A computed fold for a 71-nucleotide RNA from Candidatus Giovannonibacteria bacterium RIFCSPHIGHO2_01_FULL_45_33, annotated as transfer RNA. The source organism's lineage runs through Bacteria, Bacteria candidate phyla and Candidatus Giovannoniibacteriota. The prediction has a mean pLDDT of 82. Its Rfam family is "tRNA". The same sequence occurs in records of 3 taxa.
[in-house]
RNA sequence: GGGCCUAUAGUUCAGUGGCAGAACGGAUCCAUGGCAUGGAUCAGGUCAGGGUUCGAUUCCCUGUAGGUCCA
Numbered sequence: 001g002g003g004c005c006u007a008u009a010g011u012u013c014a015g016u017g018g019c020a021g022a023a024c025g026g027a028u029c030c031a032u033g034g035c036a037u038g039g040a041u042c043a044g045g046u047c048a049g050g051g052u053u054c055g056a057u058u059c060c061c062u063g064u065a066g067g068u069c070c071a
Base pairs, nucleotide, nucleotide: 001070002069003068004067005066006065007064010024011023012022013021018054026042027041028040029039030038031037047063048062049061050060051059
C1' cells in the first nucleotide's frame, strides 16, 4: 500500500427494511432473624457523517477503530 471481516445495553452475543431482544451484571421491593438463594418490577444500547426509501440496526458511499491475509 492492497483484499476480506467486524462494530447493537456495563460484558458476551442475537436481530438483517416496520416494536431492539436474551444471558450475566446494576437498582428497588418481597420472602429469611441475617447471609446465601429464590421471586417481582425497573433502568440502560444500534461506531460517526451522508445517501436510498413512506420507513434504515438492516441496503449503498465515505470516515474512524479493531481483527485477519497478501505485498